[in-house]
A computed fold for a 1466-nucleotide RNA from an uncultured prokaryote, annotated as small-subunit ribosomal RNA.
RNA sequence: AGAGUUUGAUCCUGGCUCAGAUUGAACGCUGGAGGUAUGCUUAACACAUGCAAGUCGAACGCGAACGUUCCUUGCUUGCUAGCAGGCGACGAGUGGCGGACGGGGGCGUAACGCGUGGAUACCUACCCUAUGGCGGGGGACAACAGCUGGAAACGGCUGCUAAUACCGCAUAAGUCCUACGGGAGAAAGGCUUCGGCCACCAUAGGAGGGGUCCGCGUUGGAUUAGCUUGUUGGUGGGGUAAUGGCCUACCAAGGCAACGAUCUAUAGCUGGUCUGAGAGGAUGAUCAGCCACACUGGGACUGAGACACGGCCCAGACUCCUACGGGAGGCAGCAGUGGGGAAUAUUGCGCAAUGGGGGAAACCCUGACGCAGCAAUACCGUGUGGGUGAAGAAGGUCUUAGGAUUGUAAAGCCCUUUCAGGGGGGAAGAUAAUGACGGUACCUCCAGAAGAAGCUCCGGCUAACUCCGUGCCAGCAGCCGCGGUAAUACGGAGGGGGCAAGCGUUGUUCGGAAUCACUGGGCGUAAAGGGCGCGUAGGCGGUCUUGCCAGUCAGGAGUGAAAGGCCUGGGCUCAACCCAGGGACGGCUCUUGAAACUACAAGACUUGAGUAUGGUAGAGGGUGGUGGAAUUCCCCGUGUAGAGGUGAAAUUCGUAGAUAUGGGGAGGAACACCAGAGGCGAAGGCGACCACCUGGGCCAAUACUGACGCUGAGGCGCGAAAGCGUGGGGAGCAAACAGGAUUAGAUACCCUGGUAGUCCACGCUGUAAACGAUGAGUGCUGGUUAUCGCGGGUAUCGACCCCUGCGGUAACGAAGUUAACGCGUUAAGCACUCCGCCUGGGGAGUACGGCCGCAAGGCUAAAACUCAAAGGAAUUGACGGGGGCCCGCACAAGCGGUGGAGCAUGUGGUUUAAUUCGAUGCAACGCGAAGAACCUUACCUGCCUUUGACAUCCCUGGAAUCCCAUUUAAUUUUGGGAGUGCCCUUCGGGGAACUGGGUGACAGGUGCUGCAUGGCUGUCGUCAGCUCGUGUCGUGAGAUGUUGGGUUAAGUCCCGCAACGAGCGCAACCCCUACCUUUAGUUGCCAGCGGUUCGGCCGGGACUCUAGAGGAACUGCCGGUGUCAAGCCGGAGGAAGGUGGGGAUGACGUCAAGUCCUCAUGGCCCUUAUAGGCAGGGCUACACACGUGCUACAAUGGCCGGUACAGAGGGCAGCGAAAGGGCGACCUGGAGCGAAUCUCGCAAAGCCGGUCUCAGUUCGGAUUGGAGUCUGCAACUCGACUCCAUGAAGUCGGAAUCGCUAGUAAUCGCGGAUCAGCAUGCCGCGGUGAAUACGUUCCCGGGCCUUGUACACACCGCCCGUCACACCAUGGGAGUUGGUUUGACCCGACACCGGUGUCCUAACCUUAGGGAAGGAGCCGUCUACGGUCAGAUUAGCGACUGGGGUGAAGUCGAAACAAGGUAACC
Repeated sequence: AGAGUUUGAUCCUGGCUCAGAUUGAACGCUGGAGGUAUGCUUAACACAUGCAAGUCGAACGCGAACGUUCCUUGCUUGCUAGCAGGCGACGAGUGGCGGACGGGGGCGUAACGCGUGGAUACCUACCCUAUGGCGGGGGACAACAGCUGGAAACGGCUGCUAAUACCGCAUAAGUCCUACGGGAGAAAGGCUUCGGCCACCAUAGGAGGGGUCCGCGUUGGAUUAGCUUGUUGGUGGGGUAAUGGCCUACCAAGGCAACGAUCUAUAGCUGGUCUGAGAGGAUGAUCAGCCACACUGGGACUGAGACACGGCCCAGACUCCUACGGGAGGCAGCAGUGGGGAAUAUUGCGCAAUGGGGGAAACCCUGACGCAGCAAUACCGUGUGGGUGAAGAAGGUCUUAGGAUUGUAAAGCCCUUUCAGGGGGGAAGAUAAUGACGGUACCUCCAGAAGAAGCUCCGGCUAACUCCGUGCCAGCAGCCGCGGUAAUACGGAGGGGGCAAGCGUUGUUCGGAAUCACUGGGCGUAAAGGGCGCGUAGGCGGUCUUGCCAGUCAGGAGUGAAAGGCCUGGGCUCAACCCAGGGACGGCUCUUGAAACUACAAGACUUGAGUAUGGUAGAGGGUGGUGGAAUUCCCCGUGUAGAGGUGAAAUUCGUAGAUAUGGGGAGGAACACCAGAGGCGAAGGCGACCACCUGGGCCAAUACUGACGCUGAGGCGCGAAAGCGUGGGGAGCAAACAGGAUUAGAUACCCUGGUAGUCCACGCUGUAAACGAUGAGUGCUGGUUAUCGCGGGUAUCGACCCCUGCGGUAACGAAGUUAACGCGUUAAGCACUCCGCCUGGGGAGUACGGCCGCAAGGCUAAAACUCAAAGGAAUUGACGGGGGCCCGCACAAGCGGUGGAGCAUGUGGUUUAAUUCGAUGCAACGCGAAGAACCUUACCUGCCUUUGACAUCCCUGGAAUCCCAUUUAAUUUUGGGAGUGCCCUUCGGGGAACUGGGUGACAGGUGCUGCAUGGCUGUCGUCAGCUCGUGUCGUGAGAUGUUGGGUUAAGUCCCGCAACGAGCGCAACCCCUACCUUUAGUUGCCAGCGGUUCGGCCGGGACUCUAGAGGAACUGCCGGUGUCAAGCCGGAGGAAGGUGGGGAUGACGUCAAGUCCUCAUGGCCCUUAUAGGCAGGGCUACACACGUGCUACAAUGGCCGGUACAGAGGGCAGCGAAAGGGCGACCUGGAGCGAAUCUCGCAAAGCCGGUCUCAGUUCGGAUUGGAGUCUGCAACUCGACUCCAUGAAGUCGGAAUCGCUAGUAAUCGCGGAUCAGCAUGCCGCGGUGAAUACGUUCCCGGGCCUUGUACACACCGCCCGUCACACCAUGGGAGUUGGUUUGACCCGACACCGGUGUCCUAACCUUAGGGAAGGAGCCGUCUACGGUCAGAUUAGCGACUGGGGUGAAGUCGAAACAAGGUAACC
């Protein structure tokens, strides 16, 4: 410090997620020892039991229990009893001090509660200092005793008694009160070693503690906006330690609040803690300070201090006891229990230390505290061994089978002993005594590597990889995402990475997140500028001078507790931990100064702002009037059959006279041309003309005022269209509605009608994509051009052209800016001021609440839930019922077909034991298959074989091989016979090839996966494209080049150009063909010459031909055209002319295209079978459907006879001549030929002649019967051919569809491969030989440029809404159940206070009656709890209901994205 995730890729915006640290944690697996900390975060839920606050006998009386002692008694030899006799100790009681500290948990509290800094009208026991006192009396009450009530708790009556308990009197330095005369108020003794000590009273001061008040700070909600009557203030009085409405009476009517009152929710606050670079954010366990609380609510008493955790009273709930009459209790003290919970410890030891209470002290008490126990809860350090050790052991895992890895790891050898264990010694903590911890820390000895390692991860982020299993299953997952048969992502294993007595998970907080932005963000299009103005509060504000010192700055002082954190030291062996010192604690307060800036005060100025004067442009606003064109309607005329409307129609109007046309009239609305990127206005908006009223702007020149300014939360006003109310008006247009069309439907688009409305007046509504998607104001920062308004200058007769100033509106652009697009003096640049607004998408601008509105609705405005994205700009593609340009038998123009028939063949389907498998739009279907009777053959049935039909290795026998027989359907099985080879040899034998038998490694598989692959192939497409290097441009994806202007069959070439070059493609180079030359003439040829057996037979070498080498064509020449180009058009010459014709040749890539059954190959599967052998069957089936063909339907023909002309091929297990036989298929025959020689081999259409005469025929030949031929072991299933006979459908083919542009289509025959035999298929060959192309609108396919896009699996794309189903959260809802709270009223406990007839009473007074004073009782005020009524608010549930979200491939449509097929949107 960043990373992952939106896209095909990019940049940006933006959310989600991760890596870090943290923890009072919990859970899972695991766990050696120690130190130091920490340990109910939940039910302030309920609590059994024990303990947690007592102490003082030196305040006091008594003497219940105890020890000791004296005396006495009894018995007896140490016991008993007595005596409060002595001493010690002490139960209960009086009295004093302490139980207000210490300990606990955090309910309440948003507050002077806390923090910080101040203030004072106050108090303060014990302690310290100081001063002065402590004289003299009195009367009681507990205990106790007696009687007595009660179950108990607890009392009642009578009597006795002490004090440091209580009460007078005296005294009063100082104190308090005062009317200044005066008045008031104290005390206690105890102990003593007799020195004194400790107490006591009064007063003053101190220390420490406390009370109260104030400034500032201290959570969220405005969907809480008004709150308040003791309320705010005053006066008198009361009350308190003390100020004060703290309380009361009266008076006044105030007080608080947008700088957030009131209400509501939540919460103890702080030092600190966690995190963070910091600023901040979160938090408030342990430790420390403060507060509040003590079962719930209320109350006071006592006291120095409480409204009191282990005190009291009352009320309530709960629990317990009870004799039913009454009583008792309060663990949020320490342990502990139940409960709740994911979860949190011992009913331990000790007062030895520290501290506290009491005491003169000894001492007692102390669950404060010190220790121990439990818990890996956290932090810290430590161990589980060290060295050596390669045969790189065994085992495991992987493997390309070689090896690699685990791994120096282990074993082995040599050492050590921390920790734990055993033995011995043994502290400090204590300055004399006292040690719970504890026989602990520590020291020492002993034995032995001995007792001591796990957890998690390994797809990316993120360090770490393989095998097996599984097969969208099981599962994983923090995000992205893995898993559908080769998963580094699931589970296991091996290996590896990380951490380590822990590791991982979950939760929390901060960080990363600049993702609420003070530091440190934004708002044209990503979320975000208010629709516009006026203006209040507020914020900000020109120049100069003076003053002041609040802000500001400087110096000084106080405070900022300790602990913590930081620095430096020190102590535990180190560390954690602990101790000391320093610094820090950003703050607050006081004080002394400074005076620049801000504020404030005073004065001045003119440039900001404004006013006055003179001009000026304008659809600025309002009111009234006027005008013409047009539509419609009415009247009259002319006139006749249609009009109107549409893509086409129809509804509609019209013979009752429409439409058209002429004249007249009515009425309403809107104002053509002018008109412009023009003008005006704050915005909405404003458009005929005239008049009146009226707002604002601009320009010019002076004068005046003197900062009067800018912005603007609330507020007020204006505010298109639609809509609403009332009343008018209503021509045209036109929601709704009706009809006609369209359509699958058409509640639409189109058409015919048509009502609200549109218009006017008044009133509401208050919203728009109210947009420049750009708030207002001010200043600054290069220009060019246009235009509107006003002015100046120059020249001129005249500013129209020229120069220039100010104000507006536009276009382009420097710098700059921006994610890019773009903006660019009219900023989206550079700055300042003020306002508004944003913080992922959806839910939702919705619900609820409130305000506004007549309503419609508007404004304000959430949450649950859900997703990992949503989005902006730009890029490359693809696509468009977008555009432009251009090709192709693409259409058109033609010729011939297919689709109908019969047959052939392939496919689907069906059938079957099997009908083997594959190919499936174009690009499967006469395809793999250039040829299934057996074989082929992979399929089915049956019979057999198991190291195998085939390969390598090992052992063993035999040469191999051949023949005969046996068995069987056949393979197979069994037997017999012949035969003995080659090489070496030490003669025993060994070796090679072949073969029989055997063992195991292995063979074998046309079994699966073409979606694991190689290779090969199809297709777009022989389309003209596809790329690269360098440079340049761009943040980048990318662009440029390759686009543009021409041209071409072509990215072919030329020109231009930030490109310059290059590669794969195109073309050419290759082959065939067309012309010529030359070379060469055998098997080919023969015009001429010669010979001749008369046959090109011989000589010969022209021609043809053959097959080698060359030539020839290149827009080369001419004319035109074109950019002086490339090229195009025409022409000449030429066998051939613009690529002459044909072939081979297939760029980058696409289709997970095809093929595992050609071959190869990974993985999986079978191994007496999914392998191998054999026989028979099947692949040839047949209601049907499709593709490809053949033959036809006839006269351009059929049949018969005669007759002419090819090319290219094949041939030795072959072609096979002549001759002969057969009607024929064919047979006999065998010459010749490995072929320019022989042979297949007569080409056919054609031509000549004859016949048929339009018919199911002399067309057509299917089908069937019979007889044959050939091949072959074998033609039944299932071959071809021949002959005789038979003679089906079919008379030119619906919708639709195919091929072809010249030697082509059409038509005619011939050959070849495969092959024993079997083509209508396939591959070739030649013969005859056309028609048509105006043209590119349309269909299909393709290329280039451009445009839009919400597509990128790329339009066979994307995507919307209703409905149906399931689930989830939520709104409404008759109501219902709780909580909180307000107002009014009722009741009114205890206690305090006040009053008081009555009753009672020791101290004092008394005149002895009584009084004072007190108590009880009674009354009153106040009041907790409780109750009634009425609200408010909040939460739960709720039949039914509303929308929302999410779900697999549901239904209906097709709204959006392209002109999305009616442009979209508000």
Annotation:
RNAcentral holds the sequence, with entries from ENA. Its Rfam family is "Bacterial small subunit ribosomal RNA". Rfam links the family to the GO terms ribosome and structural constituent of ribosome.